Source information:
The prediction has a mean pLDDT of 79. Predicted 3D model of an 83-nucleotide RNA (TPP riboswitch aptamer (THI element)) from uncultured Prevotella sp. NCBI's taxonomy places the organism under Bacteria, Bacteroidota, Bacteroidia, Prevotellaceae, Prevotella.
């Protein structure tokens, strides 16, 4: 960086249709079919804060603040590069 194995996470807004359950289009994104797929495993996905705050949007954590914040899940091999 690679595979392998274990293990951690998210899974929204909106429209039609149906009215118990669900299906299907639309935005954003790796991922919004809970898929064994997607991400990350201390170079950190996520989560609290947050029924925040400010800008966009049809909306919606969509953007960015907050954040040099607090928490937050690894092992042994191979190959390569540099010291």
């Nucleotide at each position: 960086u690679u595979a392998c194995a274990a293990g951690g996470g998210g899974u929204g807004c909106u429209c039609a249709c149906g009215g118990u359950u669900g299906u299907g289009g639309g935005c954003u994104g790796a991922g919004a079919u809970a898929a064994u797929a997607c991400c990350c495993u201390c170079a950190a996905a996520c989560c609290u804060g947050a029924u925040u705050c400010g800008g966009a949007u049809a909306a919606u954590g969509c953007c960015g603040a907050c954040g040099u914040a607090g928490g937050g899940a690894u092992g042994a091999a191979a190959a390569g590069u540099a010291u």
It matches the Rfam family "TPP riboswitch aptamer (THI element)". Rfam 15.1 lists 16,130 matches to the family in 8,693 species. From the family's description: Vitamin B(1) in its active form thiamin pyrophosphate (TPP) is an essential coenzyme that is synthesised by coupling of pyrimidine and thiazole moieties in bacteria. The previously detected thiamin-regulatory element, thi box was extended, resulting in a new, highly conserved RNA secondary structure, the THI element, which is widely distributed in eubacteria and also occurs in some archaea. Analysis of operon structures identified a large number of new candidate thiamin-regulated genes, mostly transporters, in various prokaryotic organisms. The THI element is a riboswitch that directly binds to TPP to regulate gene expression through a variety of mechanisms in archaea, bacteria and eukaryotes. through a variety of mechanisms in archaea, bacteria and eukaryotes. Tandem TPP riboswitches have been reported where both TPP riboswitches respond independently to TPP. The structure of TPP riboswitch has been reported for Escherichia coli and Arabidopsis thaliana.
Of the family's consensus pairs, 95% are formed in the model.